[in-house]
Formats: sequence, structure tokens, C1' cells
RNA sequence: ACAGCCCAUUGAAUGAUCGCUGAUUUUUCAGAGGAAAGUCCGGGCAGUGUAGGGUACGACAGUUGUUAACGACAACCGGGAGAAAUCCUAGGGAAAGUGCCACAGAAACGAUACCGCCUCUUUGAGGUAAGGGUGAAAGGAGUGGGGUAAGAGCCCACAGUUGCCCGCGGCGACGCGACGCAAGAGGUAAACCCUGUCGGCUGCAAGGAGAGUUUUGCUGAAAGGCUCGGCUACCCGUCGAAACUCGAUAACCGCUUGAUUUUUGGAGCAAUCCAAGAGCGAGAUAGAUGAUCAUUCUAGACAGAACCCGGCUUACAGAUGGGCUGUUGGA
RNA sequence: GUCCUUGUAGUUCAACGGAUAGAACUGCCCCGUCCUAAGGGGUCAAUGCUGGUUCAAUUCCGGCCAAGGACACCA
Repeated sequence: ACAGCCCAUUGAAUGAUCGCUGAUUUUUCAGAGGAAAGUCCGGGCAGUGUAGGGUACGACAGUUGUUAACGACAACCGGGAGAAAUCCUAGGGAAAGUGCCACAGAAACGAUACCGCCUCUUUGAGGUAAGGGUGAAAGGAGUGGGGUAAGAGCCCACAGUUGCCCGCGGCGACGCGACGCAAGAGGUAAACCCUGUCGGCUGCAAGGAGAGUUUUGCUGAAAGGCUCGGCUACCCGUCGAAACUCGAUAACCGCUUGAUUUUUGGAGCAAUCCAAGAGCGAGAUAGAUGAUCAUUCUAGACAGAACCCGGCUUACAGAUGGGCUGUUGGA
Repeated sequence: GUCCUUGUAGUUCAACGGAUAGAACUGCCCCGUCCUAAGGGGUCAAUGCUGGUUCAAUUCCGGCCAAGGACACCA
């Protein structure tokens, strides 16, 4: 220099004028994002009378760790791609059972004989699974030898596969090695299912929190008090059900100080955690965060909070920084 | 804002994981008629997009996109 891989940061700036939202600094201060998005997972919080168990249903699936939790993340193991840096991986069980495997083909998995080969008593019957043919897939362990009527793990030697046992290393998944034993009957679980783990249900339009009158139910039996419910125990009279009036399409709380942000130090390969210090950086309810002008530049992408967090996924003009691999040239 | 449902010819609907994706109406062409309509024959036309599982996907599983619906009002 060229080709390629990975990670991180940023997401025009300054000033003036006029507006909007919030605030007990009111001539002042603050005012969208890395994704605020999709609503795909997980949690907080709230309601469901309390607690326990269970069925159904759903989700997940290598190991160890991180976390409030997770289907997320980190490191590693196994498998795959690449020359390498590096990247991808829904990765339990098909040796519990059931189902399915179209067409073609003889046969699609406790079977079979179409061609071929062999034998015989030859319009046929029997043996054979080496070879051919069909198919995505054909019983699924290769080479050599023996064996046979012809053949075949039918037998033997060597090599190889799977499971168990053993030794060494590792917390572990697993790796390496080696003798012995056993087995060679396919694929599919993003088919039912089995194993293990987890989950009650409903979502801030949750909920907090109405007042009064009338009717009705029942005194601990029944029914009701879970939005999965013909489960169980306890509890419930300040109760349950129904109707009407007032108030009302409103106001207040929930609402933003929180698993928070940031700096330094420490532990750890890392995810992350610990300690100390500092900070408060939107809170609306028709929904604010904008418009115009001036100057500069590389002429500005995707897009905008609505209870709050942790992730994932998707969208994104450009700009900047760092690390690494390969090839070639030069010193 | 939250929670659900559904995407197949132009329209309304079908389709065990195995078809050339089927039917009706519509459109186009032909026959028919003096012309039109009815009727008859023929024909065009689709799995929202993109990955994965599988020998094989409209169908099963992710991710996007689009459309539709429910929830405030009785405390």
C1' cells in the first nucleotide's frame, strides 16, 4: 500500500428573537434516544381474601458462572465455515412408546426378491443381500483372506464406529490413552411424546378512593370472595348481588431518587461485583421539547418519551478512534 | 398506551408436511343474436416479505411488514 476481520465513540456547532412543558432559585433553571421503535423475553410495582398442593397449558434445553430475573450475557466444551484474524451454532432423549417417510421402487423398517447369482423334480419352487436398478433415504463397518452350490460379519486378521468399564487431565461439559466386555435395525421430537427446570392470572385504560337511598341473600350449611378450575385448608358480615340519585368523558395520587448516573481504586480471563466520593439530567393528559434569522462546515441519517428498569430484535447519511490477520514492497 | 387476532387469484372462501395450489363470482377471448343480455366453451390471475427445521413448507419455528379488533364508565 492492497485485501479482510473485530470493537468502541459520535449522531452539526454558535448566537439572537418569538413560543411550549415542568419546578417552592420564577428578571432563574431544566427539557427525548441509541435505538425513545417492534412489544419478542425477563423483572419491579399494582390488583385478584390468605396459604398450600395439583391437573391442563406454555416456555426453555451442552457445561460453569453472572444477574433481581431471563429464552439475556460472559468464558469454555462439542459441531461447522475460512488460508488466517475471526465468524455461525433452537446443542437433552430416536437404545421407552406411538405416528409419518409423497412419487418412484420388489421392499420405506421385526421387511422384501424386480434384474442378477446358485440349486432343483424348470410355464415354476427354493436359497442369496455381494452386484445392478428406484429413491432424499435401501438394514447402513472398510480392506484382505477364508468359507460356500451361490453368497453374506457367516468366520478370521488389520483398521474404524457406538455404549459400558479402567487410567490420566479438567469444578464441569469434555479431552487424551488403553485393555476388556457388548452391540451394529435408517431418518424425523421447529410430529405426538419422554426426562429435567421454570411459570397462578391480569396489566398504569393496573390500581388508590366514592357518598347517599332502596330491594334482596344468608348467620356459618350451600353458593360467593382467582380472569385455568365441579381441588384442599383457613378466613370473610365493616359482607355478597341488583337498581337509582349526586358527582363526572374532569381533578388529585400512582409519576419518576432509581436493581439510578458518574469518577477513582480494588477483585475477576470476562459477564459482573465491591468500596469511597460526587450528581439529580423530561414527567405531559390532546399530550411540551419547536419556529425564524445570521455565521461556519464534510450541508446533517434512522427516528421521537407516556409507570419504570434489564435484555433481544429491527432501522440508521456520514465522521472519528483502537486492536488484529494475510499478501506484496521498502528500511 | 396495553392486550389479542388475521394475512392464499381483482373479490369471497378451500387446501394431513408430498397436486401443475382448488372453487364460485369478476376480467379477457370465442360461440350464440339483427344488437345486447341469458346460456355454452376456453383462458389470465395468488400463498405479505425474509431466514431456518425437514428429503420435501401455504402448512412447522423465528424476525420484519401490513390490516383488523378489545380495553377508560362506574369506583

Predicted 3D model of RNase P RNA and transfer RNA as a complex of 406 nucleotides. It holds a member of the Rfam family "Bacterial RNase P class A". The family's RNA type in Rfam is ribozyme. The prediction has a mean pLDDT of 76.